[in-house]
RNA sequence: AGCAUCACUGGGGGGAGCCGGGGCGCCGGCUGAGAGGUCCCGAAAGGGGACGACCCCUGGAACCUGAUCCGGUUCGCACCGGCGUAGGGACAGUGACCUCAUGGACG
Numbered sequence: 001a002g003c004a005u006c007a008c009u010g011g012g013g014g015g016a017g018c019c020g021g022g023g024c025g026c027c028g029g030c031u032g033a034g035a036g037g038u039c040c041c042g043a044a045a046g047g048g049g050a051c052g053a054c055c056c057c058u059g060g061a062a063c064c065u066g067a068u069c070c071g072g073u074u075c076g077c078a079c080c081g082g083c084g085u086a087g088g089g090a091c092a093g094u095g096a097c098c099u100c101a102u103g104g105a106c107g
Base pairs, nucleotide, nucleotide: 001099002098005096006095007094008093009092010091011057012056013055014054017030018029019028020027021026037051038050039049040048041047063088064087065086069082070081071080072079
């Protein structure tokens, strides 16, 4: 000096599906890192928002579009795969480790 890896700090991005129960982030079940732990607004709503948890932050499949998509599976569903070398998509610092360069000393 660099930043592949790991950790920490601060900041930021994202999703909440399916089935049953008379409606619901109310109960039970399925997959999953996560499918609603707390609170607010609203007459209510499968509505809107905040925080927390979880995941992800450009070597980016966290997540979105395509998509009321295609094949399989299932009671059903992004449940599995395709699409996907597609198009988008959110950062800085510090430390350790590692690599390289230069100078000095020793051999």